[in-house]
RNA sequence: AUGAAUCUCUGGAGAGUCUCUGAAAAAGAGCGCCGAAGGUGUAAGACGGCAGGAGCUGUUGAUCUCUCAGGCAAAAGGACAGGGCAUAUCAA
Numbered sequence: 001a002u003g004a005a006u007c008u009c010u011g012g013a014g015a016g017u018c019u020c021u022g023a024a025a026a027a028g029a030g031c032g033c034c035g036a037a038g039g040u041g042u043a044a045g046a047c048g049g050c051a052g053g054a055g056c057u058g059u060u061g062a063u064c065u066c067u068c069a070g071g072c073a074a075a076a077g078g079a080c081a082g083g084g085c086a087u088a089u090c091a092a
Base pairs, nucleotide, nucleotide: 002091003090004089007084008083009082010081011080016031018030019029020028021027032072033071034070038068039066041064045060046059047058048057049056050055
């Protein structure tokens, strides 16, 4: 010097302002839904081990899947994308 991560700025979807109780858009109960915090499962691929026989096995692994969690007016949150900062952390 470079990259990643943290931090920060900007953008950022989906689904009932449903019914009852309630001052309430809080909370609770009920029915119906969403997937892009997180999490479950799994595929292609990649890496490793055994064998040397086309195979077996382990790790990793999605925006797919489930809907546990979370969410279904606004706000908040929000995967992901772009920008910025410093060199204190990690990698090479």